[in-house]
Context: one part of a larger RNA
RNA sequence: UGACGGGGGCCCGCACAAGCGGUGGAGCAUGUGGUUCAAUUCGAUGGUACGCGAGGAACCUUACCAGGGCUUGACAUGCAGGAAGUAGAAACCGGAAACGGCAACGACCGGUAUCCAAGCCGGAACCUGCACAGGUGGUGCAUGGCUGUCGUCAGCUCGUGUCGUGAGAUGUUGGGUUAAGUCCCGCAACGAGCGCAACUCUUGCCCUUAGUUACCAGAAGACAACUUCUGGCUCCUAAGGGGACUGCCGCAGAUGAUGCGGAGGAAGGUGGGGACGACGUCAAGUCCGCAUGCCCUUUAUGCCCUGGGCUACACACGUGCUACAAUGGCCAGUACAAAGGGUUGCCAAACCGUAAGGUGGAGCUAAUCCCAAAAAACUGGCCCCAGUUCAGAUCGGGGUCUGAAACCCGACCCCGUGAAGCCGGAAUCGCUAGUAAUCGCGGAUCAGCCACGCCGCGGUGAAUACGUUCUCGGGCCUUGUACA
Numbered sequence: 001u002g003a004c005g006g007g008g009g010c011c012c013g014c015a016c017a018a019g020c021g022g023u024g025g026a027g028c029a030u031g032u033g034g035u036u037c038a039a040u041u042c043g044a045u046g047g048u049a050c051g052c053g054a055g056g057a058a059c060c061u062u063a064c065c066a067g068g069g070c071u072u073g074a075c076a077u078g079c080a081g082g083a084a085g086u087a088g089a090a091a092c093c094g095g096a097a098a099c100g101g102c103a104a105c106g107a108c109c110g111g112u113a114u115c116c117a118a119g120c121c122g123g124a125a126c127c128u129g130c131a132c133a134g135g136u137g138g139u140g141c142a143u144g145g146c147u148g149u150c151g152u153c154a155g156c157u158c159g160u161g162u163c164g165u166g167a168g169a170u171g172u173u174g175g176g177u178u179a180a181g182u183c184c185c186g187c188a189a190c191g192a193g194c195g196c197a198a199c200u201c202u203u204g205c206c207c208u209u210a211g212u213u214a215c216c217a218g219a220a221g222a223c224a225a226c227u228u229c230u231g232g233c234u235c236c237u238a239a240g241g242g243g244a245c246u247g248c249c250g251c252a253g254a255u256g257a258u259g260c261g262g263a264g265g266a267a268g269g270u271g272g273g274g275a276c277g278a279c280g281u282c283a284a285g286u287c288c289g290c291a292u293g294c295c296c297u298u299u300a301u302g303c304c305c306u307g308g309g310c311u312a313c314a315c316a317c318g319u320g321c322u323a324c325a326a327u328g329g330c331c332a333g334u335a336c337a338a339a340g341g342g343u344u345g346c347c348a349a350a351c352c353g354u355a356a357g358g359u360g361g362a363g364c365u366a367a368u369c370c371c372a373a374a375a376a377a378c379u380g381g382c383c384c385c386a387g388u389u390c391a392g393a394u395c396g397g398g399g400u401c402u403g404a405a406a407c408c409c410g411a412c413c414c415c416g417u418g419a420a421g422c423c424g425g426a427a428u429c430g431c432u433a434g435u436a437a438u439c440g441c442g443g444a445u446c447a448g449c450c451a452c453g454c455c456g457c458g459g460u461g462a463a464u465a466c467g468u469u470c471u472c473g474g475g476c477c478u479u480g481u482a483c484a
Base pairs, nucleotide, nucleotide: 001484002483003481004480005479007478008477009476010475011474012473013472015468016467019431020430021429022428023427026322027321028320029319030318031317032316033315034313035312042053043052064308065307066306067305068304069303070302073132077131078130079129080128081127082126088105092101093100094099108123109122110121111120112119134297135296137295138294139293143291144290145286146285147284148282150280155194156193157192158191159190160189161170162169163168174185175184176183200274201273202272203271205242206241207240208239209238210237211236215232216231217230218229219228220227221226245268248262249261250260251259252258324424328383329382330381331380332379333378334377340371341370342369345364346363350359351358352357390421395416396415397414398413399412400411401410437460438459439458440457441456442455443454
């Protein structure tokens, strides 16, 4: 100087407390451990691994296993030599394919001479050979880059000066204050940098500009959809601007920083949310995104193919979904979103089918058309507390769709079957407001989909916070230390 303390003081955080809803029990989904296996590819492992890499494992992917095949190679560059029906290649034969044979047909580019063709030379391609390619082989403890974490915590440093023999200190401590090393005051310090804040995006209010494909009003076409016409700019859309700064008032305070209350205001003291992550820590993670040193491999640890596996199953754990019902289940009717996606695509009306879906073909390169029905909610009816008109696992049968192909191993529909489950031990998680809870909608990936995941969107919409003694994590000062 740090680190640590079941030392002290001050302070903060859904850290506790106060509340609301869960997990831990059940079934299923998914990840992991373990076990099994020819293989169940690899990585991630307290917090900071475990719906994680994977934002799509039937083939492919695929890195694993079995079998079959290739050896200058699936891919790049160069060198030497070679061959002329050369490169390529239908058909045929063997084969599961890859591949190996045989082979009709049959090229391209530049130059030369030239009207063209043939010819000649060279190139490309091919063959042989040599350099080399290749490796998701090893090392993340050789690395770059990127990322997690402490932590959006308020800290981490430097120059000069001063103090100290020195390590170092001071500044950065102190008194206040703040979300903040934020600001004020004081002070052997005076300044400065990286962080904080602001600048950025979005949302909430207003104005200007603009008015189609959006919106409003009126009229016409039987007109309900819809179309057309006329007028308009409330909403909306999207570009620019305004607006909030403790600016104003009062009180407290040291006349300061600031705090409390008030006015005005759509919004008030950082208005809400995002992006943004200091010096560093964990030899944290990643050599399987990519790059890369070294090592290893070279008829194989490379490459291709068929099939299998990554989907196994006595068990254990994590994360979720659905429930155990009456604030509910079922049936019928009636409303109200936002944000997205769409041309090898989204797919309307109409018709067929109980349905998944099929037929169909209008419109749309989309503020125009489509996906698209929002659901919870509301109105009416049934159920009457029961393993039930709760719950839906499992299994049987029949179908639909995608795709060469659904056996291993897809999703969906219909009929039947109807399991466990009556609110969950010890323990444990999330959340402070348009939040929790609850309800549906969309997207990426994607032929299809094991999505109940992830990332977004809106609808309905709470309770509670006395307080900081305790638990966890953190900041500052101080104290002890046999630790560095």
Predicted 3D model of a 484-nucleotide part of an RNA (small-subunit ribosomal RNA, 3' major domain) from a Candidatus Omnitrophota bacterium. The organism belongs to Candidatus Omnitrophota, within Bacteria. The coordinates come from a structure-prediction model, not an experiment, and the mean pLDDT is 84.